[in-house]
RNA sequence: ACGUGCUCCGGGGUCGGUGUAAUUCCGAACCGGCGGUAACAGUCCGCGACCCGGCCGCAGCCAGCGGUCGGUUGACCUGGUGAAACUCCAGGACCGACGGUGAAAGUCCGGAUGGGAGGCAGCACGC
Numbered sequence: 001a002c003g004u005g006c007u008c009c010g011g012g013g014u015c016g017g018u019g020u021a022a023u024u025c026c027g028a029a030c031c032g033g034c035g036g037u038a039a040c041a042g043u044c045c046g047c048g049a050c051c052c053g054g055c056c057g058c059a060g061c062c063a064g065c066g067g068u069c070g071g072u073u074g075a076c077c078u079g080g081u082g083a084a085a086c087u088c089c090a091g092g093a094c095c096g097a098c099g100g101u102g103a104a105a106g107u108c109c110g111g112a113u114g115g116g117a118g119g120c121a122g123c124a125c126g127c
Stems, first nucleotide, its partner, number of pairs: 002126006008119002014028004029107002031096002033047004042094002051071008076092005098110003
């Protein structure tokens, strides 16, 4: 170096207002998984997660769980620097699964002590 196995790895609600009731609304606040890229990305190109479906297994059926294949899946502009930036700097914007809730949630609670991309992260074994 290569192969196999195991482990690890996600952030953020505080103050005020209204109200019977809101960390859910309003004003201000805060957060940003992984790979790629001519130079650093929540908004580019992809991946994962969530959600939906087919098939297979467990099951008498349903439900459920697991495996596998497929589908779906949000949001950016202007100016500057430069060889190069929708990635940096300045300014102004925008986006964020499902279920729950005394009232509508990216930030609270829950599925989840779960799953998971990827990692010049760690450990063990093999060669």
Model confidence (mean pLDDT): 81 of 100. FMN riboswitch aptamer (RFN element) from Ornithinimicrobium pratense, 127 nucleotides, folded computationally. The sequence is in RNAcentral, with records from Rfam. The organism belongs to Ornithinimicrobium, within Bacteria. It matches the Rfam family "FMN riboswitch aptamer (RFN element)". Rfam links the family to the GO term FMN binding.